[in-house]
RNA sequence: GCUCCCGUAGUUUAAUGGAUAAAACAUCUCCCUUCUAAGGAGAGAAUAGGGGUUCGAUUCCCUUCGGGAGCA
Numbered sequence: 001g002c003u004c005c006c007g008u009a010g011u012u013u014a015a016u017g018g019a020u021a022a023a024a025c026a027u028c029u030c031c032c033u034u035c036u037a038a039g040g041a042g043a044g045a046a047u048a049g050g051g052g053u054u055c056g057a058u059u060c061c062c063u064u065c066g067g068g069a070g071c072a
Stems, first nucleotide, its partner, number of pairs: 001071007010025004018055001027043005048064005
């Protein structure tokens, strides 16, 4: 330099065009417990950036950025 793959909560994964983006662990609050752990109830927290297609985009297209693999 060329080709391909990936980028979603703090972390690990869902959602393959359809409206409130789902869950587990973690964090915080409350309950329970003499206390802790365990258990129960609840809260906050995310689509890498920009543009396009579409009635509608996490999803499709282009580009930039970051990570990985292969070739040279």